Molecule: transfer RNA
Organism: Candidatus Omnitrophota bacterium
RNA sequence: GGGGCUGUGGCCUAGUUCGGUUCAUGGCGCCUCCCUGUCACGGAGGAGAUCGCGGGUUCAAAUCCCGUCAGCCCCG
Numbered sequence: 001g002g003g004g005c006u007g008u009g010g011c012c013u014a015g016u017u018c019g020g021u022u023c024a025u026g027g028c029g030c031c032u033c034c035c036u037g038u039c040a041c042g043g044a045g046g047a048g049a050u051c052g053c054g055g056g057u058u059c060a061a062a063u064c065c066c067g068u069c070a071g072c073c074c075c076g
Base pairs, nucleotide, nucleotide: 001075002074003073004072005071006070007069010028011027012026020059030046031045032044033043034042052068053067054066055065056064
């Protein structure tokens, strides 16, 4: 230099097939309350991501297209 894969809350992850539902899914963690003599467990509720970044197509984009960044792999 060329090619491929991956990137979604603090961490892990679903959703990409065929663009379409209002509020982007679940787990762990975090916060509040209940329970308990206390902690843990258990129960109820809550905050937290505009989907790596920028642009484009579209009535509508995490999803399609282009560019770009990072990580990993292959080729030279």